[in-house]
RNA sequence: UAGGUGCAAUAGGUAGUUGCUGGUGCAUUUAUUGUAAAAUAUUUGCACGAGAGGAAAGUCCGUGCUACAUAUAAGACAGAACUCCAUCUAACGGAUGGCCAGAGUAAUCUGAGGGCAAGUGCAACAGAGAGAAAGUAGUCCAACUAUAUCAUAGUUGGUCAAUGUGAAAGGGUAGGGUAAGAGCCUACCAGUACCUAUAGUAAUAUAGGUAGCUAGGUAAACCCUGUUCGUAGCAAGAAGUAAUGGUAUUAAGUCUUAUUAAGCCAUUGGAUUGGCACAACUGCUUCGCUUGAGCGUAUUGGCAACAAUUCGCCUAGAUAAAUAACUACCCACGACAAAACACGGCUUAUCGUUGCACCUAUUUU
Repeated sequence: UAGGUGCAAUAGGUAGUUGCUGGUGCAUUUAUUGUAAAAUAUUUGCACGAGAGGAAAGUCCGUGCUACAUAUAAGACAGAACUCCAUCUAACGGAUGGCCAGAGUAAUCUGAGGGCAAGUGCAACAGAGAGAAAGUAGUCCAACUAUAUCAUAGUUGGUCAAUGUGAAAGGGUAGGGUAAGAGCCUACCAGUACCUAUAGUAAUAUAGGUAGCUAGGUAAACCCUGUUCGUAGCAAGAAGUAAUGGUAUUAAGUCUUAUUAAGCCAUUGGAUUGGCACAACUGCUUCGCUUGAGCGUAUUGGCAACAAUUCGCCUAGAUAAAUAACUACCCACGACAAAACACGGCUUAUCGUUGCACCUAUUUU
């Protein structure tokens, strides 16, 4: 200098004018309660200070919080999720650090990483034959028969090493042995199982030894092992009020129904207009609503995630939904994009600028 890898910050800025929403303080208008002081609500003004994100998105996990359920106290079944080792956390399917496997020259990245002799499945075609199975098509050897110079054909028995098909066919190389062959036997190597030693908390790694044990692959195939999971959710829930409607009771005059052949009176039921009481699904108002498993500095412990202690800070709470408009200047000329109970994660989208560390290549000193 070029290319790459990992971590972190920021997310246009500065100034002025006018405006919006919450809060604090001072003053002020009106109403209610109160002996008063004062309290609550409300009107207006002044001053101070605050006001959308790293993902606010997705609604995928885990909780805090709220209500209900369970209570002879880990309910069962079903379903879902995770699944190597150790640690962190309120908890998690998250994070940190390791082990193993794979990719990369490397820095580094990825892993839905336990079990296939518990069982059930799947693998086209080719090939004789594809899994506690492959038992042989071709081939080799021996004996017998036939023909016959050699040789060839058939039957019986032994054999499956080499050749071929296939992604994969009874570990590999070399030798011995045999009628011909084969871990049949031997030496070395590879794998598998077990044992011992060393290192490590452990997963595991290295070394040595024994055994001819040598028949696979696949579990983000069904399944098995081990662990976890009550339901619903801030439109949860709580309080007040009583506009509208409801229940019961009572009063008033009028209308109507039943009892009678008809009328009047009386009684029963209903409708209308008022009063008192009760309850509260809908409506309205207030709370929940922002001081938190909060943020930052320093010290200690830890490889780290993180923990403890000290000192400091308070940083939106709207409710038809507040943070906008204009002007001037600067430059990196601005992407993805807007809170509605809160927090810890994961996933997705994304323009640029800046800082630190590491790897590879080349050059110079």